Notes:
This is a predicted structure of a 346-nucleotide part of an RNA (small-subunit ribosomal RNA, central domain) from an uncultured bacterium.

[in-house]
Context: one part of a larger RNA
This record gives sequence, C1' cells and structure tokens, in this order.
RNA sequence: UUGGGUUUAAAGGGUGCGUAGGCGGGAGUACAAAUCAGCGGUGAAAUUUAUAUGCUUAACAAAUAAACUGCCGUUGAAACUGUAUUUCUUGAGUGCAAUAGAGGCAGGCGGAAUGUGACGUGUAGCGGUGAAAUGCAUAGAUAUGUCACAGAACACCGAUUGCGAAGGCAGCCUGCUAUAAUGCAACUGACGCUGAGGCACGAAAGCGUGGGUAUCGAACAGGAUUAGAUACCCUGGUAGUCCACGCAGUAAACGAUGAUUACUGACUGUUUGCGAUACACAGCAAGUGGUUAAGCGAAAGCGUUAAGUAAUCCACCUGGGGAGUACGUCGGCAACGAUGAAACUC
Repeated sequence: UUGGGUUUAAAGGGUGCGUAGGCGGGAGUACAAAUCAGCGGUGAAAUUUAUAUGCUUAACAAAUAAACUGCCGUUGAAACUGUAUUUCUUGAGUGCAAUAGAGGCAGGCGGAAUGUGACGUGUAGCGGUGAAAUGCAUAGAUAUGUCACAGAACACCGAUUGCGAAGGCAGCCUGCUAUAAUGCAACUGACGCUGAGGCACGAAAGCGUGGGUAUCGAACAGGAUUAGAUACCCUGGUAGUCCACGCAGUAAACGAUGAUUACUGACUGUUUGCGAUACACAGCAAGUGGUUAAGCGAAAGCGUUAAGUAAUCCACCUGGGGAGUACGUCGGCAACGAUGAAACUC
C1' cells in the first nucleotide's frame, strides 16, 4: 500500500459552529469536460511471451509475431457524473397558532439547618470512640428559651421525569433571552450532509487580582491504634470550598458506542403535542425506559434510541514494555497542556 477494524480485545476527537475539500432530491433542454466506441499516429532497442532456427543438447545467440494494458489527434454516442439554463416540492428553511421544560443571564425575596454573639433559666459535666484520650467546662460549659448577625446550600414535591451541543441545570418571584416538538400547509425552492485547519464553549482541582469565610476541609498540629502508622478513627485547623473579573483546557469529559440519511416483526410503561370521544381508546408525531423476532456478535449482549441492512463525510487503531516519556516546536504567570519518537527489551 491493498485489505481489516474502532461498546468491553489497540482504536470515536470532551462538545458545538463553521472555512477549504468530499458527497448530495424529482423533471425537461442544451453542451460534451469526464465516460464509451470507431479510425489514425506514437508507444526506440534490449527485456517479456509464443513459434520455429543455429551451436551434438541446454544455457546462449539470432529470426518472425504478439505484447508494451500508455499518450496524442480525429470522427461519433449521450444513459450516468459534470457544466449552463428552465421548472417542481417530498429534503432544508421561513411564517402562523396554541404549548413544554431544574435551558441560559440578571435582579429581588423566603424558611429550615449550622455557627457565632447578647440576655435569661440552670449545674457539673460535655464531647468523642471499638475503647479512650487530646479538646471544651465552676472565669458557669453542654442542655434549654428569646433576640440578633453571617455565609453557604435549597428537605418534602422528586420520578428509568424534564431541559441543554456537551460540560451541566433543582427553594420562590420578576425581567431579558435561546430552544424544541406538535398542528396548519401560507411563503422560499435543494438553499442540503459532513467537515482537515480555524473559532467558541468546556466538571472538579489549580493559578492571578480584589472581596467573603457559616459549614466542610488537602497541608499542618495534637490524641489514639500499631512492632512501626508520615494512614484508616478522634479533637482542632490553613489553602480551598462562595462572589467578581481574568487565565488554565484537562476527566472513567462514558452510552467506554462520531455526525447525517434511508430501510427492517411485535409487546409493554412514560413525557409533550395532535386526533378521537362512549370519560372506554388497537390512531399520529417527537422524546425517554423495559422485554423480545429477524439479523448481528468471540461472547457478554445489541436489537426502529442497533452493536441489523446500506450510503456519504470526518476522527482514530496496527504486539507488550520503554512512553503519553525524551528532543524539538506551539500555548501558559506557573502548574502544566498540545504535538510526539527512538535505542533497548520480551
């Protein structure tokens, strides 16, 4: 390279938008770039293949033919691809109607709990554990009552529920904003799919500046345990956890399953909309679960939400270790991230 693969064996990019490129719906007409056919030219010789000849044979040599699957020119064909043009509506989008939701951003409000403070009641313990101790407490703790303050998170509802591209999103109200499906079929008329680079978003931890700090809590200190205990358990506790702005750009970023389209037997839940109504529902669309047919699969299993049957485009894999390391380059304040080998070894 051909070929084969990517749920779990190596392998789907964390996610979207989108450039180039690749691919692309129905009908008509024209052209003839590509395609196909005829003819002509060329495709050196040697080599190769076939036949037959010469050395006693063979190797070898020479002869004839084929081949050289290519390129160029010319004359045609018009199904497919392409180009141009006309047209269509089912793909795609717009509009209208009523609807759905923890989608996003900003502002305001609420109660429970926790901690702290003040005042009161009250007296000797509290706390913690397997058992203890460190710790707190007669300078009055723990408990209990009233009041006040602070920060963070929102019990029940709550669900194989819902929304979002993914990360993710949950007290209540308001404003702004984005989205989706359904129904109608008014409008545009292929405007589509994918997407190398690129750009944007991207949990937690981390970093910078400034705030905030109730809880929890790396590091750290002490008490235990133990042969030891740089741990597990306990008492404390800084960074952090929270907010604003900026950086970072990684995760078992998982459905370990790329996106889009078409096709393929049933049953059973549920969400939203439509339909239908006899308050019974074998209907339709989109989502979200379960069980299975065919088929697939090494099996586990998947099975109209495919891992089935096909098509287009992108990404990625090629024995284990060395190694996601070294070197170089790019990015970053740094931490580090991206790209990414080889020797050697089994």

The RNAcentral record of the full RNA draws on ENA.